Predicted 3D model of a 483-nucleotide part of an RNA (small-subunit ribosomal RNA, 3' major domain) from a metagenome.
The RNAcentral record of the full RNA draws on SILVA.
The prediction has a mean pLDDT of 81.
[in-house]
Context: one part of a larger RNA
């Protein structure tokens, strides 16, 4: 100087407490361990591995296994020789395919120097998801969006080092103020950036429809209502520019910084959310994303193909979904979104089918066309039961994608109707448009194991006395036989 303490002081955080909803019990989905296997490819392993790499394992992917094949190779560059055929196409045999063997038709461009392109042979070489993340770059996680980490000069100390950065207040903050042998500065904090909440202005199509005009429908030829067109840009909305919030104003308090209350305001003291992650720690993670040193393989540890496996099941754990019902289930009626996506695509009206879906194709490269929001509200049935709860499992019949759904796809219909009556010890999330509940969109993608990920909107709470205790962290101080 640090680290540590079941030492002390001060302070913070959904850390505890106060609440709400879960997990741990059941079924299923998914990941992992284990076991099994010819193979069940590899990596990730306390927090910070385990719906993780994987934003899509039937073939492919694919790295694994079995079998069949290739050897300058699936791919790159160069040299030498040969061929004169473009590459390629067609046929036959063998074969699971890859491959191997045979035959046929046609036969390249040119500045005519031979060159270019292609194929074959030979050689340099290619290739390796083989090993080492404890040889590395780069990127990432974590402490932690915690408030810290340092430097120059000066001063103090023999020196390691100290001071500054400590102290008194204050803050979300090493934020700011005051004091001080320190005075300044840098990386962090904050602000500058994006979204959102209010207003003004500008623009008005594909958006909007208040006023006005016209036509149609229903009323009675009226009023009203509905539909369409015109006209219009008022409103909504869209997207550009600006305004607005700064403790600016008032009161109290304080030396100051600030704090408490209030006014005005759409918004008030960082308005809400995001992006942004200091010096460093964990020889943390990644050689399988790519790059890369070293080592290793070279008729194989490279490459191609068929089939299998990654989906295997006595079991154990993590993360989720669905439930156990009446704040519910079923049937009917009826409202209200936003984000996004669409051409080898999204697909309306119509017809067929109980349905998944099929036929067909208007419109749309889209503020124009396409895609039922659901919970909610309302009417009826059920009457507390393993049920009109729950839906696993299984049998049958189908649809769709795709060479191909046996291993091993999703979905539909009929039948079947399991466990489950709220879950031990323990444990997790969340402080407001949050939790909880409800649906919708989308990347990957032929299809899909999505109940996952990332977003969007709708409905919309409870509680926080407080900091004694548990966990993590910051500052000061103290002890130490630790470094």
């Nucleotide at each position: 100087u640090g680290a540590c303490g079941g030492g002390g002081g001060c302070c913070c955080g959904c850390a505890c407490a106060a609440g709400c909803g879960g997990a741990g019990g059941a079924g299923c989905a998914u990941g992992u361990g284990g076991c099994u296997c010819a193979a069940u490819u590899c990596g990730a392993u306390g927090c910070a591995a385990c719906g993780c790499g994987a934003a899509g394992a039937a073939c492919c992917u694919u790295a694994c296994c079995a079998g069949g094949g290739c050897u300058u190779g699936a791919c790159a560059u160069g040299u030498a020789g040969c061929u004169g055929c473009a590459a390629g196409c067609c046929c036959c045999g063998u074969g699971a395919a890859a491959g191997c063997g045979g035959g046929g038709a046609a036969u390249c461009c040119u500045u005519c120097g031979a060159g270019g392109g292609u194929g074959c042979u030979a050689c340099a070489c290619a290739g390796g998801u083989g090993c080492u993340g404890c040889a590395u770059g780069g990127c990432u996680g974590u402490c932690g969006u915690c408030a810290g980490u340092u430097c120059g000069u000066g001063c103090c100390g023999u020196g390691a080092g100290g001071u500054g950065u400590u102290g008194g207040g204050u803050u979300a903050a090493g934020u700011c103020c005051c004091g001080c042998a320190a005075c300044g500065a840098a990386c962090g904090c904050a602000a500058c950036c994006c979204c959102u909440a209010u207003g003004u202005u500008u623009a008005g199509u594909u958006g909007c429809c208040a006023c006005c005009g016209c036509g149609g429908g229903u009323g009675a030829u009226g009023a009203g209502c509905c539909c369409g067109c015109g006209a219009g840009c008022a409103c909504u909305c869209u997207g550009g520019a600006c305004a607005g919030a700064c403790u600016g104003c008032c009161c109290g308090u304080a030396c100051a910084a600030g704090c408490g209350g209030g006014a005005g305001g759409a918004a008030g003291g960082u308005g809400g959310g995001g992006a942004u992650g200091a010096c460093g720690u964990c020889a943390a993670g990644u050689c399988a994303g790519u790059a890369u040193g070293g080592c290793c393989c070279u008729u194989a540890u490279g490459c191609c193909c068929u089939g299998g496996g990654c989906u295997g099941c006595a079991c154990a754990c993590g993360u989720g979904c669905u439930a156990c019902a009446a704040u519910g289930g079923c049937c009917g009626g009826u409202a209200c979104a936003a984000u996004g996506g669409g051409a080898a695509g999204c697909a309306a009206u119509a017809c067929c089918g109980c349905g998944a879906g099929g036929u067909g194709g208007a419109g749309c490269a889209a503020a124009u066309c396409c895609a039922c929001a659901a919970a909610a509200c309302u009417g009826g049935c059920c009457c507390c039961a393993g049920u009109u709860c729950a839906g696993a499992u299984u049998g049958g019949a189908g649809u769709c994608u795709g060479c191909a759904a046996c291993u091993c796809g999703a979905c539909u219909c009929c039948a079947u109707g399991a466990a489950g009556u709220c879950g031990g010890a323990u444990u997790c999330g969340c402080u407001a448009g949050u939790a909880a509940c409800g649906g919708c969109g989308u990347a990957u993608c032929a299809g899909c194991u999505a109940c996952g990920g990332c977003g969007c909107c709708g409905u919309g709470a409870a509680u926080a006395c407080g900091u004694u205790c548990c966990c993590g962290g910051g500052c000061c101080u103290u002890g130490u036989a630790c470094a």